[in-house]
RNA sequence: CUCCAUAAGCAGCCGAGAUUCGUCCGGAUGGACGAAUGCGGGGGACCCAGUCAACAGGGGCGCAUUCCGGCACAUCACCGGAAAGGGAACUUCCACUCCCGAGCCCGUCAGCUAACCUCGUAGGCACCUGGAAGGGCGCGA
Numbered sequence: 001c002u003c004c005a006u007a008a009g010c011a012g013c014c015g016a017g018a019u020u021c022g023u024c025c026g027g028a029u030g031g032a033c034g035a036a037u038g039c040g041g042g043g044g045a046c047c048c049a050g051u052c053a054a055c056a057g058g059g060g061c062g063c064a065u066u067c068c069g070g071c072a073c074a075u076c077a078c079c080g081g082a083a084a085g086g087g088a089a090c091u092u093c094c095a096c097u098c099c100c101g102a103g104c105c106c107g108u109c110a111g112c113u114a115a116c117c118u119c120g121u122a123g124g125c126a127c128c129u130g131g132a133a134g135g136g137c138g139c140g141a
Stems, first nucleotide, its partner, number of pairs: 009137002012125003018037008038121006048111001057109001058106004065083006085100004090134006
């Protein structure tokens, strides 16, 4: 220096939303911009699907859609409940419990879709239930 193993021990969550390099600002932490890689989304043939038209528009991201009741009495909104669906600390299974069940966008237009084209890479939070099995890092944690 390299490789292997490993006790003690270590590990944040939702989400695609991260990493590396370069330039600039700065005392530093860091920030701005650009590029690449990774991850995520949209458009887009043949074939297939579909089959009157229509502002009663239509469509996209996302778990976030539907039903019942109340108030109201056109409705919307609001309140309550339920179900579809989703999340809970490495992963799966079991048990228990809790929580969400929003919001936004395109603009008359889009089924699937190879090549191809194109966009995003945010924001918000937490101090963590038990059992079984299997994993990651590990004297540079």

Annotation: A computed fold for a 141-nucleotide RNA from Geobacter sp., annotated as c-di-AMP riboswitch aptamer (ydaO/yuaA leader). Of the family's consensus pairs, 96% are formed in the model. The coordinates come from a structure-prediction model, not an experiment, and the mean pLDDT is 76.